[in-house]
RNA sequence: GGGUUGUUAGCUCAGGGGUUCAGAGCACUGUCUUCACACGGCAGGGGUCACUGGUUCAAAUCCAGUACAACCCA
Numbered sequence: 001g002g003g004u005u006g007u008u009a010g011c012u013c014a015g016g017g018g019u020u021c022a023g024a025g026c027a028c029u030g031u032c033u034u035c036a037c038a039c040g041g042c043a044g045g046g047g048u049c050a051c052u053g054g055u056u057c058a059a060a061u062c063c064a065g066u067a068c069a070a071c072c073c074a
Stems, first nucleotide, its partner, number of pairs: 001073007010026004018057001028044005050066005
């Protein structure tokens, strides 16, 4: 340098054009329980869906470019 795949919450990931408002587990906060801690119960906060542009009535989802990561080729 060329190719393939990926980028969604603090971490690991799901979601593959619409009706559900972006979700799960863990983590975090509050509270109950305990002398206290842990476990457990209940409630809650947290996301410009990597970035820019395009297609569409409608984009996390499709297309192009850029950035980053992994792998393959040279």